[in-house]
RNA sequence: AGAGAAACUGCCAAACCCGCCGCGAGGCGGGGACGGAAAGCCACGGGCCUCACGCAGGCAGCCGGGUUGCCUACG
Repeated sequence: AGAGAAACUGCCAAACCCGCCGCGAGGCGGGGACGGAAAGCCACGGGCCUCACGCAGGCAGCCGGGUUGCCUACG
């Protein structure tokens, strides 16, 4: 290089509740933990979703891909 057993300490935070933004999918902040070893980041391919249907949007916690990084039963 590769691999992924553990992660109590540390990290993220689904559903749900509250506030704000958005027509909406959904986003942001607070609470909260179902989970997560990239559940960090990027809509490139597939997929799903929304609309005011256009030269429009959303989902990275659906899969693949790209890219950066932490750890150590291994190697």